This is a predicted structure of a 72-nucleotide RNA (transfer RNA) from Polarella glacialis. It matches the Rfam family "tRNA". It is annotated as a transfer RNA. Gene Ontology term of the family: triplet codon-amino acid adaptor activity.

RNA sequence: GGGCAGUUGGUGUAGUGGAAGCACACCCGCUUAGCAUGCGGGCGGCCCAGGGUUCAAUCCCCUGACCGCCCA
Numbered sequence: 001g002g003g004c005a006g007u008u009g010g011u012g013u014a015g016u017g018g019a020a021g022c023a024c025a026c027c028c029g030c031u032u033a034g035c036a037u038g039c040g041g042g043c044g045g046c047c048c049a050g051g052g053u054u055c056a057a058u059c060c061c062c063u064g065a066c067c068g069c070c071c072a
Stems, first nucleotide, its partner, number of pairs: 001071004006066002010024004018055001026042005048064005
């Protein structure tokens, strides 16, 4: 220098043009003598940034950033 993949709550991940789900963590309650486990409930992300297309973008297009792999 070229190619490919990824970026979504604190963490790990799913997802689709009508705008976000799960698990763990965290908080509350129940259970216990107490702790853990278990059960129920709750909080938490406007989806890496900017621009474009669209009535509408996390999703499609362009550019950039960061990270990883491959080639040279």